[in-house]
RNA sequence: CUCUUAUCAAGAAAGACUGAGGGAUAGGGCCCCACGACGUCUUAGCAACCAUGUAUAAAGCUUGGUGCUAACUCCCUCCUGGCAGAGCUUUGCCAGGGAAGAUAAGAU
Repeated sequence: CUCUUAUCAAGAAAGACUGAGGGAUAGGGCCCCACGACGUCUUAGCAACCAUGUAUAAAGCUUGGUGCUAACUCCCUCCUGGCAGAGCUUUGCCAGGGAAGAUAAGAU
């Protein structure tokens, strides 16, 4: 890098440094940002995928490896169904699925 499986409406921030863009990618929307975003480091926290120890009817707890700490994965894009409006093909809303992505575990 690729593939498989599981999860993705919950949860959890301060300080220091830096200094202009950032929210994965393309387009659109919306938002964050010199009252300092993004990023890096430190500390703290959340969570519970894997391992470890322990306990067990089960839940759990300890330690470690990760992960995460604006907005549903910020929202839409592709397909299906329902409803409504206008009118014969579009618009809006809702629900489901897909694609893409993120994280974990495993495989090649």

Overview: Predicted 3D model of a 108-nucleotide RNA (SAM riboswitch aptamer (S box leader)) from uncultured Pontibacter sp. Taxonomically the source falls in Pontibacter (Bacteria, Pseudomonadati, Cytophagia, Hymenobacteraceae). It was read from a public genome assembly, where an Rfam model found it. Model confidence (mean pLDDT): 81 of 100.